[in-house]
Parts: sequence; C1' cells; structure tokens
RNA sequence: GCCCCCAUGGCGCAGCGGUAGCGCGCUUCCUUGGUAAGGAAGAGGCCCCGAGUUCAAAUCUCGGUGGGGGCU
Repeated sequence: GCCCCCAUGGCGCAGCGGUAGCGCGCUUCCUUGGUAAGGAAGAGGCCCCGAGUUCAAAUCUCGGUGGGGGCU
C1' cells in the first nucleotide's frame, strides 16, 4: 500500500428494507425463619460517525473512525 471481516442495551450475541430482540446481569414484588434456587413484573440501546438511495434504512451504496485477519 491492497484485500476481507466486525462495530446493535452493562456483558455476550440475533435481527440483513417497514418504527430493535434473546441470554446473562440489574431493579421491584411473591415465595422462605433467613439465604440460594424458583415465579411475576419492569428499567435500560434509535443500532460507531457523516452523506446518499428509498414512501420508509440497524438493514442497501459511498466515505470516514476504531478493532481483527490476510497479501506484498
């Protein structure tokens, strides 16, 4: 220098055009003599940044930034 992959709640990931979901964690409640386990409810992200396409973009295109890998 070139090519490929990744970037989504605290953490790990799913979602690949129609207003974001799962597990763990967290909060409250129930249960217990108390704890753990179990049960119920709930909070929390607008999807790395900018631009473009579209009626509509986390999702497509382009450019950045950061991370990982490969080639020379």